A computed fold for a 126-nucleotide RNA, annotated as FMN riboswitch aptamer (RFN element).
């Protein structure tokens, strides 16, 4: 220093103002960007998690979460610099789960949950 195994710790940002009987949901005009990759640093590129739906087995007196497994999974271009960028500058764009509730990316809630992953402990055999 590589594996492989038990732990432990960490792991998501952001709003004001009109109008109205009622909206932080509309309308204006702001603001924010999880994780690994990539000749160079990425909300938009490549793939990942969350979240939704379905199935399975297991437990239960029923169920139901937590497990698994499939499926679903948004959104960018031009100019420039360079040896390399759809990542960086510069310009104009564009997205953002589910329930709730005057229509939600930013406000409650599920969630003191769960997580790609990111540090570390210790153990084991070459």
């Nucleotide at each position: 220093a590589a594996a492989u195994a038990u732990c432990u710790u960490u792991g998501g940002g952001g709003a004001u103002g009109g109008u109205g009987a009622a909206a932080u949901u509309c309308c204006a005009u702001a603001c924010c960007g999880g994780c690994g990759g990539u000749a160079a640093a990425a909300g938009u590129c490549c793939g990942c998690g969350a979240a939704c739906a379905c199935a399975c087995a297991a437990c239960u007196a029923a169920a139901a979460a937590a497990g698994u497994g499939u499926g679903c999974c948004g959104a960018g271009u031009a100019g420039g610099u360079g040896a390399a960028a759809u990542u960086c500058c510069u310009a104009c764009a564009c997205c953002g789960a589910c329930g709730g509730u005057a229509a939600a990316g930013u406000c409650c809630g599920g969630a003191u949950g769960g997580g790609a992953g990111a540090a570390g402990a210790u153990a084991u055999a070459a």

The coordinates come from a structure-prediction model, not an experiment, and the mean pLDDT is 80. The model forms 100% of the base pairs in the Rfam consensus.